The RNA shown here (c-di-GMP-I riboswitch aptamer) has 93 nucleotides and comes from a Nitrospirota bacterium. The model forms 100% of the base pairs in the Rfam consensus. NCBI's taxonomy places the organism under Bacteria, Pseudomonadati, Nitrospirota.
[in-house]
RNA sequence: CUCUGCUCAGAGCAAACCAGGGGAAACGCUGGGGCGCAGAGCAACGGGACUAAGUCACUCCCAUGAGGGUGAUAAGUUCGCCGAGCCGCCAGA
Numbered sequence: 001c002u003c004u005g006c007u008c009a010g011a012g013c014a015a016a017c018c019a020g021g022g023g024a025a026a027c028g029c030u031g032g033g034g035c036g037c038a039g040a041g042c043a044a045c046g047g048g049a050c051u052a053a054g055u056c057a058c059u060c061c062c063a064u065g066a067g068g069g070u071g072a073u074a075a076g077u078u079c080g081c082c083g084a085g086c087c088g089c090c091a092g093a
Base pairs, nucleotide, nucleotide: 002093003092004091005090012037013036017032018031019030020029022027035080041086042085045083046082047081048078049077050076054073055072056071057070058069059068060067
């Protein structure tokens, strides 16, 4: 330096769920909790997935406006869905 995670050490992270609070929502954050994780460290670049505030189309109501409904849409979210990228502990070869 590369590959691997059978074994060793010391650590680390924290799913569901609960509480508080943020957000339109998806989903974050803090505390509890612990399903799991050898990159469950960083990072939304590509694909996937989720949401639809706003926008657009149609529509209801309607004098108009305001308001309601349906559909599409990411510039929102997810790195604990996959791939690519960056950095890194221990052990073995």